[in-house]
RNA sequence: UUUUGACAAAGGCUCACUCGUCGAAAGGCGAGGUCGCAAAGUUACCGGUCUAAGGAGUGGCGUGUUCUUCACGCAUUUUACGACAGCGGGAUUACCAAA
Numbered sequence: 001u002u003u004u005g006a007c008a009a010a011g012g013c014u015c016a017c018u019c020g021u022c023g024a025a026a027g028g029c030g031a032g033g034u035c036g037c038a039a040a041g042u043u044a045c046c047g048g049u050c051u052a053a054g055g056a057g058u059g060g061c062g063u064g065u066u067c068u069u070c071a072c073g074c075a076u077u078u079u080a081c082g083a084c085a086g087c088g089g090g091a092u093u094a095c096c097a098a099a
Base pairs, nucleotide, nucleotide: 002099003098004097005096012037013036017032018031019030020029021028022027035086041092042091043090045089046088047087048084049083050082054079055078056077057076058075060074061073062072063071064070
């Protein structure tokens, strides 16, 4: 330096859940907690997954109306510039041991 993660040793992180907080939500942050993890350190580059405030469609339902037009509300479909690194891949940094 590269590969591997058996045997150890020192450690590290913290799923679910609870409380608080930010957010429209997905989800994030903090405290507790500890299913697990050899990168469960970092990074949204690629694929995938999640959410839909806002936008667009439906003219579906309702209300109002200058009366067949328009507006509003509800429902539904779609959409990421939002999110997920403990979904997989890539990039990058790294303790110990062995070869």

This is a predicted structure of a 99-nucleotide RNA (c-di-GMP-I riboswitch aptamer) from a Gammaproteobacteria bacterium. The model forms 95% of the base pairs in the Rfam consensus. It was read from a public genome assembly, where an Rfam model found it. Its mean pLDDT, the model's own confidence on a scale to 100, is 84.